SAM riboswitch aptamer (S box leader) from a Bacteroidota bacterium, 117 nucleotides, folded computationally. Rfam family: SAM riboswitch aptamer (S box leader). Rfam's curators write: The SAM riboswitch is found upstream of a number of genes which code for proteins involved in methionine or cysteine biosynthesis in Gram-positive bacteria. Rfam links the family to the GO term regulation of gene expression. Lineage of the source: Bacteria > Pseudomonadati > Bacteroidota. The sequence was found by an Rfam model in a public genome assembly.

RNA sequence: CACUUAUCAAGAAAGGCAGAGGGAAAUGGCCCGAUGAAGCCUUGACAACCUGCCCCGGUCAUUCGGGACAAGGUGCCAACUCCAGCUCUGGCAAAUAUUGUCGGAGAUAGAUAAGUC
Numbered sequence: 001c002a003c004u005u006a007u008c009a010a011g012a013a014a015g016g017c018a019g020a021g022g023g024a025a026a027u028g029g030c031c032c033g034a035u036g037a038a039g040c041c042u043u044g045a046c047a048a049c050c051u052g053c054c055c056c057g058g059u060c061a062u063u064c065g066g067g068a069c070a071a072g073g074u075g076c077c078a079a080c081u082c083c084a085g086c087u088c089u090g091g092c093a094a095a096u097a098u099u100g101u102c103g104g105a106g107a108u109a110g111a112u113a114a115g116u117c
Base pairs, nucleotide, nucleotide: 002116003115004114005113006112007111008110013043014042015041016040017039021032022031023030027084028083029082044077046075049073050072051071052069054067055066056065057064081109086106087105088104089103090102091101092100093099094098
């Protein structure tokens, strides 16, 4: 890199260095940013995917389910994955076919974790 599974409407700050961009993708929007973007470092917080440990239930079987903790491995700390994007579909408006707009379902893609290779 690829593949598999799960989750993605919640949550979470300061300081230092740095010095103009950032919010994944072509595209359209809309936001953040010299009252300091990205990035790096320190401390802290959030969360509970994995390890660990504890409790309950089940099982031949730590192999299955639920709960708790938050020590370790990750992650993460603007806005729903910022909104859309592709397919199907419902309502409303114009008026009889298409356009606009507001929803719903699904897919694709992305992010994170664990596993496989």